Context: one part of a larger RNA
RNA sequence: GCCGACAACUCAUAAGCAGGGGUUGAUUAAGGGAACUCAGCGGAGCCGUAGCGAAAGCAAGUAUUCGUAGCGCAAUUGUCACUUCUUAUGGACCCAAACCUGGGUGAUCUAUCCAUGACCAGGAUGAAGCAUGAGUGAAACUAAGUGGAGGUCUUAACCGAUUGAUGUUGAAGAAUCAGCGGAUGAGUGGUGGUAAUGGGUGAAAUGCCACUUGAACCCAAAGCUAGCUGGUUUUCCUCGAAAUGCGUUGAGGCGCAGCAGUUGAUUGGACAUCUAGGGGUAAAGCACUAUUUUGGUGCGGGCCGCGAGAGCGGUACCAAAUCGAAGCAAAAUAUAAAUACUAGAUAUGACCUUAAAAUAAUAAGGGUCGAGGUCGGCCAAUAAGGCGAUGGGGGAUAAGCUUCAUUGUUGAGAGGGAAACCGCUUGGAUCACCAGCUAAGGCCCCUAAAUGACCGCUCUAUGAUAAAAGAGGUAGAGCUGCAGAGACAGCCAGGAGGUUUGCCUAGAAGCAGCCACGCUUAACAGAGUACGUAAUAGCUCACUGAUCAAGCACUUUUACGCUAAAGAUGAAAGGGGCUAAGUAAUCUGCCAAAGCUGCAGGAUGUAAAAAUGCAUCGGUAGGGGAACGUUCUGUCUUAGGGGGAAGCACCCGUGUGAGCGGGAGUAGAUGAAGUAGAAGUGGGAAUGUCAGC
Numbered sequence: 001g002c003c004g005a006c007a008a009c010u011c012a013u014a015a016g017c018a019g020g021g022g023u024u025g026a027u028u029a030a031g032g033g034a035a036c037u038c039a040g041c042g043g044a045g046c047c048g049u050a051g052c053g054a055a056a057g058c059a060a061g062u063a064u065u066c067g068u069a070g071c072g073c074a075a076u077u078g079u080c081a082c083u084u085c086u087u088a089u090g091g092a093c094c095c096a097a098a099c100c101u102g103g104g105u106g107a108u109c110u111a112u113c114c115a116u117g118a119c120c121a122g123g124a125u126g127a128a129g130c131a132u133g134a135g136u137g138a139a140a141c142u143a144a145g146u147g148g149a150g151g152u153c154u155u156a157a158c159c160g161a162u163u164g165a166u167g168u169u170g171a172a173g174a175a176u177c178a179g180c181g182g183a184u185g186a187g188u189g190g191u192g193g194u195a196a197u198g199g200g201u202g203a204a205a206u207g208c209c210a211c212u213u214g215a216a217c218c219c220a221a222a223g224c225u226a227g228c229u230g231g232u233u234u235u236c237c238u239c240g241a242a243a244u245g246c247g248u249u250g251a252g253g254c255g256c257a258g259c260a261g262u263u264g265a266u267u268g269g270a271c272a273u274c275u276a277g278g279g280g281u282a283a284a285g286c287a288c289u290a291u292u293u294u295g296g297u298g299c300g301g302g303c304c305g306c307g308a309g310a311g312c313g314g315u316a317c318c319a320a321a322u323c324g325a326a327g328c329a330a331a332a333u334a335u336a337a338a339u340a341c342u343a344g345a346u347a348u349g350a351c352c353u354u355a356a357a358a359u360a361a362u363a364a365g366g367g368u369c370g371a372g373g374u375c376g377g378c379c380a381a382u383a384a385g386g387c388g389a390u391g392g393g394g395g396a397u398a399a400g401c402u403u404c405a406u407u408g409u410u411g412a413g414a415g416g417g418a419a420a421c422c423g424c425u426u427g428g429a430u431c432a433c434c435a436g437c438u439a440a441g442g443c444c445c446c447u448a449a450a451u452g453a454c455c456g457c458u459c460u461a462u463g464a465u466a467a468a469a470g471a472g473g474u475a476g477a478g479c480u481g482c483a484g485a486g487a488c489a490g491c492c493a494g495g496a497g498g499u500u501u502g503c504c505u506a507g508a509a510g511c512a513g514c515c516a517c518g519c520u521u522a523a524c525a526g527a528g529u530a531c532g533u534a535a536u537a538g539c540u541c542a543c544u545g546a547u548c549a550a551g552c553a554c555u556u557u558u559a560c561g562c563u564a565a566a567g568a569u570g571a572a573a574g575g576g577g578c579u580a581a582g583u584a585a586u587c588u589g590c591c592a593a594a595g596c597u598g599c600a601g602g603a604u605g606u607a608a609a610a611a612u613g614c615a616u617c618g619g620u621a622g623g624g625g626a627a628c629g630u631u632c633u634g635u636c637u638u639a640g641g642g643g644g645a646a647g648c649a650c651c652c653g654u655g656u657g658a659g660c661g662g663g664a665g666u667a668g669a670u671g672a673a674g675u676a677g678a679a680g681u682g683g684g685a686a687u688g689u690c691a692g693c
Base pairs, nucleotide, nucleotide: 001693002692004690005689006688011090012089013088014087015086016085018083019082020080021079025047027045031041051058052057061073062072064070093231094230101220102219103218104217105216113193114192115191116190118188119187120185122154123153124152125150129146130145132143133142158182159181160180162179163178164177165176166175199209200208201207234627235626236625237624238623239622244257245256246255247254248253258382261378262377263376264375265374266373267372272346273345274344275343276342277341283335284333289329291327292326293325294324295323296322297321300318301317302315303314304313305312306311349369350368351367352366353365354364385410386409387408388407389406390405391404392403393402394401415426416425417424430601433598435597436596437595441591442590443589444576445575446574450588452587453586456583457582463578469563470562473560474559475558476557477556478555480553481552482551490547492545493544494543496520497519502514503513526541531538602617603616604615605614606613607612628682630679631678632677633676634675635674640670647666648665650663651662652661653660654659
């Protein structure tokens, strides 16, 4: 890993609702009953038949009270058995702790201690002391010897364990190899003994006390407890949630409420339209409250001047107040919506019936259903939500962020579209069909359907990512000005004089700079637009004439484009590819889903005897209903069975399904069906248990 077997909501006693019996109130318990799980006894007891009050007590009332007032409670309906569901107490659906407590067993491992024995090759160093020489008055001191000390040195056995490698399902539940430390000592072993878990021992590491140690092991309590994790076994039909509020030593748990189911009672609506309401949110505006900018007037202050001072004058400073203009507000409002909310009015679908084979009759009345509301009984799950849209708070008007409100979807929802894509879009899947129509979205090919129509735009592969900003891109709509008395652009020509204006300056002559910016001739010409010179000069412009010949110039705006525009393996509209197969407007077709329809079945609810009608049949948690199968028991010493039972594995038929029926094979002795009852009653999951391979 596979296969097989086993494996989890039980039982007892109480209580509640529902279903049944009795109701002349219901009913027995223990016990006993000649065999019985039976009949019939057994009325003890329990529940009910009256309540109220603390009680005395009174009583359809009573208590409170001064009260005949008021108020509270009562003025009733039950009982017994069985079954389902639920609750309580017990192990209480199953498996699983770490622990705590009690009583015992351990020091053959190991950490101390005690007793008694044992062991430590070789080499090196050479303390004290001694004695000899030298030395001295005697010594000290000194030399060569002798001597053999030491938690001394080196290095085996022995003990240890600092480094690296190997090993890591090992040769080994701690080793091997190569190095390493101690090796006469606080050394290392043997044998025997002492001390025990609320403890011992500890040169102290939370170390060791038999591969077990922040408290050993064994047994018991014990099926400890587990708001935690995992698991919880056949089928079909039907309804169908929640992730919220309040409270909680509460936050991943509970209690109550909300929302589900089921069973009753009751009401007749829901949506829509209209009418009537209250409001102070959006918006708006600035009278109020705050706040901001600016102009006028300028209380007061600052600064300056004059004055001996009082004071007077000035001020391009600050500035109260006030007036004008312009803003701004969640905690501001002289205004003020849409929605929402409340109330009222109007208005509804199907079937049957009144209903009589003339009409009335598609009217009206009645009944039922439908879709909801309200109030009860019983009884769940949920109380981690997610994303989108809208209105907000927090954050950075960041987050697939966080937190509220309203709503949709997902959760619990399949199908079509969005290439792929829980939350977007379309749409809610009872079953069958090689039928039809549509939704969103599409119709060149991949790929079902238009290489459709019409009218514009775009040239960028924009389409198929983005801003400020920039630009004679293209197409359109405007405003203003000039223009056959000739505009605009080009070309030809003039562009002068006083004058080098004045000042300044070394110079300043249109053109460094400052002031002024006039006059003359003229078709026109600035005391000069740019370049240039040291300053002049030169060139050019404004302005004017001629030529040419029809529109030109500035500016505002709309649509679509351009630049701005940089990412990591090699480009990504889904790809091919497209100048439409892009884009704006309009039109007609077609395709396209489990939507709707058609045709043929099934089921649920309701009315009904039925036919039939109407509505319904996605579904997690969860509720309700109806069934299948297994073992045993009664009927039953059953039908059947060596002319082959059960079992096993295979095939066929059949049913909505669990399943049921039949056949051939194997097997070799038991054993249905129907009906009723009782359960050790259904496995694929629990790192399930056991067995086999």

Predicted 3D model of a 693-nucleotide part of an RNA (large-subunit ribosomal RNA, domain II) from Gossypium hirsutum. Its Rfam family is "Bacterial large subunit ribosomal RNA". The source organism's lineage runs through Eukaryota, Streptophyta, eudicotyledons, Malvales and Gossypium. RNAcentral holds the full RNA, with entries from SILVA.